[in-house]
RNA sequence: ACAUCAUCAAGAGCGACGGAGGGACGGGCCCGUAGAUGUCGCGACAACCAGUGUGAGCCGACCGGCUCCCACCAGGUGCCAAAGCCCGAUCGAUGAGAG
Numbered sequence: 001a002c003a004u005c006a007u008c009a010a011g012a013g014c015g016a017c018g019g020a021g022g023g024a025c026g027g028g029c030c031c032g033u034a035g036a037u038g039u040c041g042c043g044a045c046a047a048c049c050a051g052u053g054u055g056a057g058c059c060g061a062c063c064g065g066c067u068c069c070c071a072c073c074a075g076g077u078g079c080c081a082a083a084g085c086c087c088g089a090u091c092g093a094u095g096a097g098a099g
Stems, first nucleotide, its partner, number of pairs: 013042005021031003025088004043080001045078001048076002051072003055068005094099001
């Protein structure tokens, strides 16, 4: 450094709209007229991509460029019930196999 297994299962809300189901499917177990799922606004959580910075390595040297660790940042994603809720089923990837 890589692969597999075991164990574990973190974090994040407020408002508006709306109105009966929803958590893909089956079975569970849950959420829901004390208004769920969903949509919008603002905000949060997290830190994959991007950006910035010190350092290290490489490109013969300089300019410069690339890569990596760490840190910062929070623009683009993601996400803000329950481990992507649990099990199963189906499909795909990977693997000699077990997985």